[in-house]
RNA sequence: UUUUUUGAGAGUUUGAUCCUGGCUCAGGAUGAACGCUGGCGGCGUGUCUAAGGCAUGCAAGUCGAACGGGCUUCGCAAGAAGUCAGUGGCAAACGGGUGCGUAACACAUUGGUAACCUACCUCGAAGUUCAGAAUAACCCCGCGAAAGCGGGGCUAAUACUGGAUGAAAAUGGGGGGACGUAAGUCAUUCCCAUUUAAAGAUUUAUCGCUUUGAGAGGGGCCUAUGGCCUAUCAGCUAGUUGGUGAGGUAAUAGCUCACCAAGGCAACGACGGGUAGCGGGUGUGAGAGCAUGACCCGCCUCACUGGGACUGAGACACUGCCCAGACUCCUACGGGAGGCUGCAGUCAAGAAUAUUCCUCAAUGGCCGAAAGGCUGAAGGAGCGACGCCGCGUGAUGGAAGACGCCCCUCGGGGUGUAAACAUCUUUUAUUAGGGACGAAUCAAUGACGGUACCUAAUGAAUAAGGGGCUGCUAACCUCGUGCCAGCAGCAGCGGUAAUACGAGGGCCCCAAGCGUUAUCCGGAUUUAUUGGGCGUAAAGCGUCUGUAGGUGGUUAAAUAAGUCAUAUGUCAAAUCUAUGGGCUCAACCCGUAGGCUGCGUGUGAAACUGUUUAGCUAGAGGACGGGAGAGGCAGAUAGAAUUGCCGGUGUAGGGGUAAAAUCCGUUAAUAUCGGCAAGAAUACCAAAUGCGAAAGCUUUCUGCUAGAACGAUCCUGACACUGAGAGACGAAAGCGUGGGGAGCGAAUGGGAUUAGAUACCCCAGUAGUCCACGCCGUAAACGAUGGAUGCUUGGCAUUGGCAGUAUCGACCCUGUCAGUGCCGCUUAAACCAAGUUAACACCUUAAGCAUCCCGCCUGGGUAGUACGAGCGCAAGCUUAAAACUCAAAGGAAUUGACGGGGACCCGCACAAGCGGUGGAGCAUGUGGUUCAAUUCGACGAUAAGCGAGGAACCUUACCAAGGUUUGACAUCUAGCUGCAAAUCCCGAGAAACCGGGACUCCUUCGAGGGUGCUAGACAGGUGCUGCAUGGUUGUCGUCAGCUCGUGUCGUGAGAUGUACCGUUAAGUCGGAUAACGAGCGCAACCCCUACGCUGUGUUAAAUUAUUCACAGAGAACUGCCCUUGUAUAAAGGGAGGAAGGCGGGGAUGACGUCAAAUCAGCAUGGCUCUUACACCUUGGGCGACACACGUGCUACAAUGGCCAGUACAAAGGGUCGCUAAGCGGAAACGCGGAGCUAAUCCCAUCAAAACUGGUCUAAGUUCGAAUUGAGGUCUGAAACUCGACCUCAUGAAGCUGGAAUCGCUAGUAACCGUGUAUCAGCCUUGGCACGGUGAAUACGUUCUCGGGUCUUGUACACACCGCCCGUCACGUCAAGGGAGUCAGUAGCGCCCAAAUGCUGCCGUAGGGUGGCAAAAGGCGAGACUGAUAACAGGGACGAAGUCGUAACAAGGCAUCCGUAGCGGAAGCUGUGGAUGGAUCACCUCCUUU
Repeated sequence: UUUUUUGAGAGUUUGAUCCUGGCUCAGGAUGAACGCUGGCGGCGUGUCUAAGGCAUGCAAGUCGAACGGGCUUCGCAAGAAGUCAGUGGCAAACGGGUGCGUAACACAUUGGUAACCUACCUCGAAGUUCAGAAUAACCCCGCGAAAGCGGGGCUAAUACUGGAUGAAAAUGGGGGGACGUAAGUCAUUCCCAUUUAAAGAUUUAUCGCUUUGAGAGGGGCCUAUGGCCUAUCAGCUAGUUGGUGAGGUAAUAGCUCACCAAGGCAACGACGGGUAGCGGGUGUGAGAGCAUGACCCGCCUCACUGGGACUGAGACACUGCCCAGACUCCUACGGGAGGCUGCAGUCAAGAAUAUUCCUCAAUGGCCGAAAGGCUGAAGGAGCGACGCCGCGUGAUGGAAGACGCCCCUCGGGGUGUAAACAUCUUUUAUUAGGGACGAAUCAAUGACGGUACCUAAUGAAUAAGGGGCUGCUAACCUCGUGCCAGCAGCAGCGGUAAUACGAGGGCCCCAAGCGUUAUCCGGAUUUAUUGGGCGUAAAGCGUCUGUAGGUGGUUAAAUAAGUCAUAUGUCAAAUCUAUGGGCUCAACCCGUAGGCUGCGUGUGAAACUGUUUAGCUAGAGGACGGGAGAGGCAGAUAGAAUUGCCGGUGUAGGGGUAAAAUCCGUUAAUAUCGGCAAGAAUACCAAAUGCGAAAGCUUUCUGCUAGAACGAUCCUGACACUGAGAGACGAAAGCGUGGGGAGCGAAUGGGAUUAGAUACCCCAGUAGUCCACGCCGUAAACGAUGGAUGCUUGGCAUUGGCAGUAUCGACCCUGUCAGUGCCGCUUAAACCAAGUUAACACCUUAAGCAUCCCGCCUGGGUAGUACGAGCGCAAGCUUAAAACUCAAAGGAAUUGACGGGGACCCGCACAAGCGGUGGAGCAUGUGGUUCAAUUCGACGAUAAGCGAGGAACCUUACCAAGGUUUGACAUCUAGCUGCAAAUCCCGAGAAACCGGGACUCCUUCGAGGGUGCUAGACAGGUGCUGCAUGGUUGUCGUCAGCUCGUGUCGUGAGAUGUACCGUUAAGUCGGAUAACGAGCGCAACCCCUACGCUGUGUUAAAUUAUUCACAGAGAACUGCCCUUGUAUAAAGGGAGGAAGGCGGGGAUGACGUCAAAUCAGCAUGGCUCUUACACCUUGGGCGACACACGUGCUACAAUGGCCAGUACAAAGGGUCGCUAAGCGGAAACGCGGAGCUAAUCCCAUCAAAACUGGUCUAAGUUCGAAUUGAGGUCUGAAACUCGACCUCAUGAAGCUGGAAUCGCUAGUAACCGUGUAUCAGCCUUGGCACGGUGAAUACGUUCUCGGGUCUUGUACACACCGCCCGUCACGUCAAGGGAGUCAGUAGCGCCCAAAUGCUGCCGUAGGGUGGCAAAAGGCGAGACUGAUAACAGGGACGAAGUCGUAACAAGGCAUCCGUAGCGGAAGCUGUGGAUGGAUCACCUCCUUU
């Protein structure tokens, strides 16, 4: 340079939204394990736990060409060949295993060794001479159970010893040269002195031996750099740091020792604690990283535990030695033996990891001259789906599609070309035949192995499972179950219609595997270098000064540490990437290239950073000047107020509260006047003011003192910024000592309030508040916003100055410079631009754009807690976790709902009125009680004269008794029947029903129809669920609201429209407006009514007119005038008009709310009963009665009762009916029967109140009528339970109704009657209608209730009947404390001291005897860690139990922070602080005029 490679998200907080933030999932990986399943092959891989214990076998020997000898064979013998114990040599320090220890020069990389060693091997030089003394084996003797040992005697060597020779080797001394900073090194440089060698064997090729130089390979030591956690480990260190000398080593060195000095290390983390072999690499990741260190390679470490040396080139030695310890084994009890963390194997441990295999054929190692021997290194095989890779379990055809199974809307669909069946193939399998490479080397030599591979034959033959199917996440139905059983990675499923549990069918994914669990990386930008944050979500230290450190203005020069370029050395191999090749492919293996981002060295560049030098003035500092200020400290000082005391006046109260009381007062208070005293605080000025680092600072004056700003010049010359540790200051409360103490006032006492009131309110009142000195060190110490510097539109106020105009001079005004402060509340009319922000908001005083430095954050709870440490007199402060638990916790904003928040408006909502209810008696409904049953439903408003607009039987659903079982009712099938049944008669019976008798089908003759019986499907249920439903209904509410399309605004939920002003009954209308339109509601259209007109005319009346009835159009629209208003909408008044501003009334009920009501009106899913929960019948009950409530009627009387007389309606109903006249009866009623299917007749002369007259005279009455007795009438099979009505008699309570509460605004209330539905009759005083008479009052919206709109707060959204806090009680769990107890770890002091080393002495020697060091052991005091524990305290969770109600709305006393006291508990109170307080008012400011 080119090319290549290179990043995915989702679920879960909410009613919804955006953000913050955690949790969880999808991917890859593993020395894995577990579950289910399992055909083959290749290549890999396999005790991760107990470095726990080990039976047995093997894993290191070899050389006779070093040596003597024994044995065997051959030989007569000499001797030869073979073999063996021993002496001797080499090897055994390699190879193999492990990861205990080790945080270290252990490892890695880079350098050094001028401070070193090196057997075997290679190359070179020189040499290899003369002697000697022993000893094992062997023989003899002895001890011992054994292991083994002792004594005596013989003998050899490449074993051992002595002498010679020798310099290039060593040691010591000296001279010159080169290099080097130096120590020192080098050289064919010299000189002198001293010392040290050797071994032979043989087949005569050779192999050895000694000295020495060099090499290769191997090793020792040193240095720099790199890589874990912990500061709740902050100080560590006496051989410690250095020196001198000595010893020691292959070599440097406190490596060791003696002496001297007092150093050395550490915030760049010493020391301590925890954990850990290190690297190449491996896993993952886009990368940066993060995690890891199995297998393979390199290094280190260890070898039963601890210590030690010997031998040797090399060890302080895995299968060597000595000692100590633990353990195991043998024993004759006297003594001995052992070390699988080599390969197999065994026990144990564990979730878990293999054969006591074959071979030295290959590769390699040791020994040997060689042949060869040895080799659990290695090569192979075996076992395990443990992993990766490859192959197979068949291929093609085969139905509009078999059986089975599943689903079904019953039509069909799915499984499914799948199967069967047909044809084909033979990988694999089995059998048979052939049969390697790996062998190098002339020959011989293969464990694997008759294996791989090849050929033939047989036959689809031998071979498919696992997980999943609510979302994330690919894949769905049915049945069972019924918050049970169960599932679940997260969210979450399951309480009778479960795609989520279990099963079946179907489907999806992967496949000899599939899932689960565990762990790592990823996703997670969720520790953020790449690549995050800190106003309110977690997060700015309370503030300042300043150390280390980090960062740093401007010009020039030098340098070259950083930086950059280039060259070079190194960065082991394997691994990785690319490419090529070999196994049929692949995995795997081999080659080539690259890479391994690192380190060293050389050369070069000089912009930037650094360093050095020399300058500069814009940063910083200083000098000078006049001003501002509640800056600090100290001293003095003033007036008002308060309280107390004294005196005067004066008299019965005062004080306090929502209201009271405690309290004070006739011993004279309160009030008032005068005087005196005391302490504390400083009204007005005063303000968004000013000053200060913050805390904080206010009468006035004085003294001392600090800082900041400005002005015009001058001086220094980067002196700066930040600031870990550190230091100083630091409200209130609190503490100590001593003062002081007026007022206020925790605690405390008393009074109230209350269910209680450890509170709020009141009366008192101690600490304290004040002063001095000393502590404490925390606050919502807040702008919840660290400091510094630069840059980026504006406006206003103010401080200081300058200039201009003006003036005598100023003030004012204008402009300008510098600084300080503000742009908040409110509003119709402005507030902010760009930018930023999750939004709110910030916006030159940034939360904007940038740089530097510091502090802090990483889910909620536990917890700012425990333990530890530091500080404090104490209170306590600072630092600061974990276990466990939850799937959230949280920020901002949105829509609602709610508020004992606000504003506006409306309503018989209040008020103003009239009449009631609540008291009485009765009627009626309900609760309760009772009962065999008193059937059921309805329960604040929105149940209760409601369902029911008619319970004596029936109704009827309830109870008792008696009966029926295909049934009282529907449809169908099969069989039988042509009768039974129905009807009539008889008997029993309360009836139903049962028994008996009589009677008895139609027909087109097809056996069909009808009916009945039997059997079966089924009927039937007022049984359950209104919380499975339809339909219907109530209510808010006839309230004025509820929405949509498009557009616009907002990241979004959403907003706008629909807010605002005026107006209306109204989201009605107008104006205005980022909205413009539209829909459902409002209004209107519909009906009744008020007026006249037109048309028609059954009935009424003697006729017409007319009343009247019906039908139709008309009429009213703020249309006209005046006023108000905005020119409107509209409002007020007036005219005209029958009617006037919606004329009156009705029908009409938006989106929705209350899981509102109804399964008993009806319909209906599911469940449930089936000789009964069905059906029939008689009787009873629904009508009971200590009581409570609702709705009514009648009253309590004179506005009245009674008697008599006289008027005036409307609207209805009537043929199983209304019923006239007339007659009877006192009446209910009876007889009677005209008329009427109705404007004709009847109910019904249709009324009553009213009016007129009379009487009663204030009383329980001539009021009131309950109750009771008697006698009747009517309906009806039947009035006992349980009907209505009539008459006579009886004549109760009651004299206007407590708290409370209801209706009504005009033809209304009130009063008065009339009609009607249901209905045989009627409990009707109810309901629904009709007319008659016919008022009062409304100032007004403060309050009560309900509603609407806007706004505000919210921790509510099941929406205040919400949410939610703490104690107590019960259960479970984890952690901390804890008198102690136990265990472990690392040291310290002392004692004792093995082997061994050094050393003194003695001895000819073996050896003996001392000293020092020294493992293990013992004693002792502590430190740290862990386990356990009576007990006490807090925490978390739990179905939810007890007590209160603390917080969220002004949460009903605003809340919270710090502190102190108090209290069952939340908490309360004092003091200072914050707004993260609602509401109202005021001030100021801004904008407009």